[in-house]
RNA sequence: AAUUGAAAAGGGCAAACUUAUCGAAAGGUAAGGACGCAAAGCUACGAGUCUAAAAUCCACUUGGAUAACGACAGUCGGGUUGCCAAA
Numbered sequence: 001a002a003u004u005g006a007a008a009a010g011g012g013c014a015a016a017c018u019u020a021u022c023g024a025a026a027g028g029u030a031a032g033g034a035c036g037c038a039a040a041g042c043u044a045c046g047a048g049u050c051u052a053a054a055a056u057c058c059a060c061u062u063g064g065a066u067a068a069c070g071a072c073a074g075u076c077g078g079g080u081u082g083c084c085a086a087a
Base pairs, nucleotide, nucleotide: 004085005084012037013036017032018031019030020029021028022027035074041080042079043078045077046076047075048072049071050070055066056065057064058063
C1' cells in the first nucleotide's frame, strides 16, 4: 500500500413510528426513538424505484393520460474520502 472484517477499544450513523416545519406530491429538515449499518460518509455518473406541480393532449368540470426539470446514496453498481485491526 492492496485485499479482507475475526477479536477488542474509543466513538459514529439511525429504519419504523411520533411531534413540529417546508413541499403539489414523492420526500427533506429538527427533536424524540432504535430496526439495523464498517462506509447507513460524500457524489444522481450508469441501472432502478417513487412522485407528477408546471407543460402537452383528451375530457369538459375540476377528472384522466403522458412525462423530471422534483426526489431516493438505508435498491444495486461506479467515482471519491475515511476510524480500528487479526490473519
Molecule: c-di-GMP-I riboswitch aptamer
Organism: Psychrobacillus glaciei